The part of an RNA shown here (small-subunit ribosomal RNA, 3' major domain) has 488 nucleotides and comes from an uncultured bacterium.
The RNAcentral record of the full RNA draws on ENA.
Context: one part of a larger RNA
RNA sequence: UGACGGGGGCCCGCACAAGCGGUGGAGCAUGUGGUUUAAUUCGAAGGUACACGAAGAACCUUACCUGGGCUUGACAUGCUAGUAGUAGGAGCCCGAAAGGGUAACGAUUCUUGCCUUCGGGCAAGAAAGCUAGCACAGGUGCUGCAUGGCUGUCGUCAGCUCGUGUCGUGAGAUGUUGGGUUAAGUCCCGCAACGAGCGCAACCCUCGGCAUUAGUUGCUAACAGGUUAAGCUGAGCACUCUAAUGCGACCGCCGGGGAUAACCUGGAGGAAGGUGGGGAUGACGUCAAGUCAUCAUGGCCCUUAUGUCCAGGGCUACACACGUGCUACAAUGGGAUGUACAAAGGGUUGCAAUACCGCGAGGUGGAGCUAAUCCCAAAAGCAGCCCACAGUUCGGAUUGUACUCUGCAACUCGAGUGCAUGAAGCUGGAAUCGCUAGUAAUCACCGGUCAGCUAUACAGCGGUGAAUACGUUCCCGGGCCUUGUACA
Numbered sequence: 001u002g003a004c005g006g007g008g009g010c011c012c013g014c015a016c017a018a019g020c021g022g023u024g025g026a027g028c029a030u031g032u033g034g035u036u037u038a039a040u041u042c043g044a045a046g047g048u049a050c051a052c053g054a055a056g057a058a059c060c061u062u063a064c065c066u067g068g069g070c071u072u073g074a075c076a077u078g079c080u081a082g083u084a085g086u087a088g089g090a091g092c093c094c095g096a097a098a099g100g101g102u103a104a105c106g107a108u109u110c111u112u113g114c115c116u117u118c119g120g121g122c123a124a125g126a127a128a129g130c131u132a133g134c135a136c137a138g139g140u141g142c143u144g145c146a147u148g149g150c151u152g153u154c155g156u157c158a159g160c161u162c163g164u165g166u167c168g169u170g171a172g173a174u175g176u177u178g179g180g181u182u183a184a185g186u187c188c189c190g191c192a193a194c195g196a197g198c199g200c201a202a203c204c205c206u207c208g209g210c211a212u213u214a215g216u217u218g219c220u221a222a223c224a225g226g227u228u229a230a231g232c233u234g235a236g237c238a239c240u241c242u243a244a245u246g247c248g249a250c251c252g253c254c255g256g257g258g259a260u261a262a263c264c265u266g267g268a269g270g271a272a273g274g275u276g277g278g279g280a281u282g283a284c285g286u287c288a289a290g291u292c293a294u295c296a297u298g299g300c301c302c303u304u305a306u307g308u309c310c311a312g313g314g315c316u317a318c319a320c321a322c323g324u325g326c327u328a329c330a331a332u333g334g335g336a337u338g339u340a341c342a343a344a345g346g347g348u349u350g351c352a353a354u355a356c357c358g359c360g361a362g363g364u365g366g367a368g369c370u371a372a373u374c375c376c377a378a379a380a381g382c383a384g385c386c387c388a389c390a391g392u393u394c395g396g397a398u399u400g401u402a403c404u405c406u407g408c409a410a411c412u413c414g415a416g417u418g419c420a421u422g423a424a425g426c427u428g429g430a431a432u433c434g435c436u437a438g439u440a441a442u443c444a445c446c447g448g449u450c451a452g453c454u455a456u457a458c459a460g461c462g463g464u465g466a467a468u469a470c471g472u473u474c475c476c477g478g479g480c481c482u483u484g485u486a487c488a
Stems, first nucleotide, its partner, number of pairs: 001488002003485003007482007015472002019435005026327008034318002042053002064313007073136001077135007088105001091102004108127008138302002141300003147296002149291003152287001154285001159198006165174003178189003204279004209247007218237003223234003250273001253267005329428001333387003337383003345376003350369002355364003394425001399420007441464003445460001447458001
């Protein structure tokens, strides 16, 4: 100087407390361990691995296993030699394919020379290709403890440093401590310090108010037409909206407190008030943290195989254990009927309306749409009806059967539909998680990946919409000062 303390002081955070909803019990989905296996490819391991890499494992993917092939190679560049029925290649044979064999037909470009009926032809050389050989290719093989890059975490915590000066023999100290204050090393005051940098904040995006500009594909107040109905049409750009530019919030104003400061507190005005809500943004560093399997890369290793091609299998196994989720156990509910209201997205190898067929998944067909134009396209809610506390009209696992769709192909191993079946489960021990407001809870919708899907995941979007916070003694994590130390 740090680090540590079941030392002290001050302070913060859904850290506790106060509340609401869960997990832990059940069934299923999914990841992991273990076991099994020819293989169940590899990585991730307290917090910071375990719906994680994977935003899509039937083949492919695919790295694993079994078997069958290839050997200058699936891919790149160069060199040497050879090569015209050459490259390509219908067909045929072996084969699961890859591959191997045979083979009708059968090219192209450039240069030079010769001939020419000016169309072209012949010869030589070169290119391309092929064959043989050589350099080399190739490796998801090892080392993340050789590395770059990227990432997690402490932590969006308020810290981490430097120059000059001063103090100290020195390591170092000071500044950065102190008194206040703040979300903040934020600001004020003081001070042997004076300044500065990286962080904080602001500048950026978005939501909330207003104005201006613009008015189609959007909108419809007035006028006119028109319909079963409808901005449907003329018309208009007021309004809504769209999307660009501005304004607006700064403790600016007033009262009180405070050192007359920083600032705190109450009020007015205002769409918004004290950082307005949300996002992006992550200092010096820590964990030899993670990744050689995104990529790049040193070293090592393989080179008729640890490379490469193909078929089939596996990654989907199953006594069990754990994590993360979904669905429930019901009446604030379940069922059937009628009826209302979003936002944000996606769509031409695509989204697909009206119509018809089918109980349904779906099929036929194809208007419209390269989209503010057309399409995908809401649920909880509301109205009245049935069910009356039951393993039930709760719950839907499991299984049988008949189908639909995608795809070369659904046996291992896809999703969906109808009928039948109708398991566990009556609110979950010890323990443990999330959340402070348009949040939790609850309801549906959309997207990426994608032929299809294991999505209950992930990333977004809106609808309905709470309770509680006395407080900081305690648990966890963190910041500053101080103290002790046989630690560095």